[in-house]
Molecule: transfer RNA
Organism: Chloroflexi bacterium ADurb.Bin180
Formats: sequence, C1' cells, structure tokens
RNA sequence: GGCGACGUAGCCAAGUGGUUAAGGCAGGGGUCUGCAAAAUCCCGAUCGCCGGUUCAAUUCCGGCCGUCGCCUC
Repeated sequence: GGCGACGUAGCCAAGUGGUUAAGGCAGGGGUCUGCAAAAUCCCGAUCGCCGGUUCAAUUCCGGCCGUCGCCUC
C1' cells in the first nucleotide's frame, strides 16, 4: 500500500428499517439480617464521529477514526 471483518453501558453481548435498544457480570440504592454474606426488588446507553437516503436509521449508503485478520513489497 491492497482486501476483509468489527466498533452498542465499566466489561461481555443480542437486536440489522418503525415498539421501551434484550440478557449476563461488575457498580450504586432499597428490603431482609444483631452485623455481614446469600436471596430479592429498583437504577444506568442520545448504538465510534461526520454527512447522505428515507415519512422514519443502532440497522441501508459514503467518508473519516480506531481495533483485528489476510495479502504484497
């Protein structure tokens, strides 16, 4: 330099045009308890950034940034 995949909460991760953006771990708060642990209930996302298409974009398209893999010198 070329090609491809990926980017969603602190971490893992589902969702691939319209609904309230699932779930697990961690964290915070409540109940319970003599204190804790366990159990149980509650709480958190403008979906990497910018533009485009559309009535409507996390989802489709383009550019950029980042990570990973393969190829070439």